Predicted 3D model of a 72-nucleotide RNA (transfer RNA) from Candidatus Hodgkinia cicadicola. Lineage of the source: Bacteria > Pseudomonadati > Alphaproteobacteria > Hyphomicrobiales > Candidatus Hodgkinia. It matches the Rfam family "tRNA". Rfam links the family to the GO term triplet codon-amino acid adaptor activity. Model confidence (mean pLDDT): 83 of 100.

């Protein structure tokens, strides 16, 4: 230099154009004489960034950027 994959909650990952989710973790309450376990609830996201298409985009298109892999 060329090509490909990945980027979504603190972490690991889902998510067919139509309300952004799960597990773990965190906080609170309940439970217990205390801790742990368990139960319930809550918080936490400009979906890497910038544009375009569309009534509507995490999703489709273009560009860009970071990481990884391959080729040279």
């Nucleotide at each position: 230099g060329c090509g490909a994959a990945u980027g979504u909650a603190a972490c690991u990952c889902a998510g067919a154009g139509g309300u952004a989710g799960a597990g773990u973790g965190u906080a609170a309450a309940c439970u217990u004489g205390u801790c742990a376990c368990g139960u319930u609830u809550a918080a936490a996201g400009u979906c890497g960034c910038g544009g375009g298409u569309u009534c509507a985009a995490a999703u489709c298109c273009c560009g860009u950027u970071a990481u990884u892999c391959g080729c040279g």